Record summary:
This is a predicted structure of a 552-nucleotide part of an RNA (large-subunit ribosomal RNA, domain I) from a Candidatus Omnitrophota bacterium. The RNAcentral record of the full RNA draws on ENA. The coordinates come from a structure-prediction model, not an experiment, and the mean pLDDT is 85. The organism belongs to Candidatus Omnitrophota, within Bacteria.
Context: one part of a larger RNA
RNA sequence: AGUUUAUGGUGAAUGACUUGGUUAGGUGAGGCGAUGAAGGACGGGGUAAGCACCGAUAUUUCCCGGGGAGCCGCAAACUGGCUUUGAUCCGGGAGAGUCCGAAUGGGGAAACCCACCGCGAGUCAUGUCGCGGUAUCCCACCGAUGAAUACAUAGUCGGAGGGAAGCGAAACCGGGGGAACUGAAACAUCUAAGUACCCUGAGGAAAAGAAAUCACCGAGAUUCCCUUAGUAGCGGCGAGCGAAAAGGGAACAGUCUAAACUUCGGCAGCUUGCUGUCGGGGGGUUGCGGGACCUCAACGUGGGAUUGCGGAUCGUUAGUGGAAGUAUCUGGAAAGAUACGCCAUAGCUGGUGAAAGCCCUGUACACGAAAACGUGAAGCACCCUAGAGGUAUCCCAAGUACCACGGGACACGGGAAAUCCUGUGGGAAUCCGGGCCGACCACGGUCCAAGACUAAAUACUACACCUAGACCGAUAGGGAACUAGUACCGUGAGGGAAAGUUGAAAAGAACGCCGGUGAGGCGAGUGAAAUAGAACCUGAAACCAUGAACUU
Repeated sequence: AGUUUAUGGUGAAUGACUUGGUUAGGUGAGGCGAUGAAGGACGGGGUAAGCACCGAUAUUUCCCGGGGAGCCGCAAACUGGCUUUGAUCCGGGAGAGUCCGAAUGGGGAAACCCACCGCGAGUCAUGUCGCGGUAUCCCACCGAUGAAUACAUAGUCGGAGGGAAGCGAAACCGGGGGAACUGAAACAUCUAAGUACCCUGAGGAAAAGAAAUCACCGAGAUUCCCUUAGUAGCGGCGAGCGAAAAGGGAACAGUCUAAACUUCGGCAGCUUGCUGUCGGGGGGUUGCGGGACCUCAACGUGGGAUUGCGGAUCGUUAGUGGAAGUAUCUGGAAAGAUACGCCAUAGCUGGUGAAAGCCCUGUACACGAAAACGUGAAGCACCCUAGAGGUAUCCCAAGUACCACGGGACACGGGAAAUCCUGUGGGAAUCCGGGCCGACCACGGUCCAAGACUAAAUACUACACCUAGACCGAUAGGGAACUAGUACCGUGAGGGAAAGUUGAAAAGAACGCCGGUGAGGCGAGUGAAAUAGAACCUGAAACCAUGAACUU
């Protein structure tokens, strides 16, 4: 010096554990905000740095209900208090709620600065202080003023009233814009894709929706699923794109205007009872065409998604009751073993000094609300709702339909290209009418555009609660099991950690010794265990030390 071995040190793997995460299912909820939100700043505790909670009434105040013996958060301790006259705690309601923030009196480098008006406190008076108000835009109203232009109107100014704004779940939905990489084995039409992304609007869902639809038998709003079908088609007929009807299901629901006609009111015109126009009421709503109009007949029947009253019922937000086991043995400890029992609409779960149906918490089952919220039944009001015949006349949504050109959407790339939307130009008809049936025409069939509303079945999950996992178990699972979007880094946008475990119980080591009144250790003591001693469960390896044996 090395090898082996033993004992230690260091080190943190591994094992065990779980407060946390993750995925899925279900139920609820799907918004908050000028009555000042979301999010913050600064404060508030006897001692108080952080988190949590709260707001100058500041670790809380009041009321109502639950609950029943301890309590003053995490979090010990001291000091001091509260509580059967019912505290702490839990639920409901109320009060209060600094400053910033849409931030809204003006300003501003957020949490600060400076005002005006009114009222009040104080002062001899001013300064000062407290409370309330004072932003912008939109809507309708009132008052004043007031052009072109005489009356007037527009406009302007002011007042009081109502509304908006901002945030949010990186989700879902509608609308307006809208890529490229990529694929085509290059690339330009094409694809990716109307995707990503941007803007905007809304709701708990949104959108769509009661046929100018499909079909050729006939069906009868919309939406979603299965299927039709990778079919028919489209396509540098390349890559690729890709229906619909029919069928089976989920869910089902249908309505209201405009016009003709009529009536009322305002205004204008004039021929003073007509016309025009504006507004309100009635009427009317359809494709076996319907309605107006005229005639006859009916006063009841059925219905309602709306509105108001009404509040039954059920549920949510605290809770309550809730069966049945003892002894001996081992052990530090019994839930283990042994013996003999018991309950079970309860042998789900978690805890208790090891492994408990019968110890605790619970579970099955049964019950419960002063208050608030949701649900909203019956009932009442309200609203809607019938027919037959006649046809001379009238009405049935216009810069619309349609056409041309240019684009876009349709599975459909301009194609034989219908259908839908529309930028430019042209431009109908009113039932003897008009659209469609994939160029176009005829016949036939079918429907009624140019106004509007409409639950459910469908999509999503930030949030609350419940349940579960051949999901993870601290380098995993969320970035975050712990004061985590923290510490820290960056001018900033932004980036972004590490860090869990004594013990059943602190019983957390009195006292003594060495030492610097140290660090650390040795005794003593506690404990089942201290090689469980706080750098604390287990404690691998690298690495280090010491002893022994062997090799050189």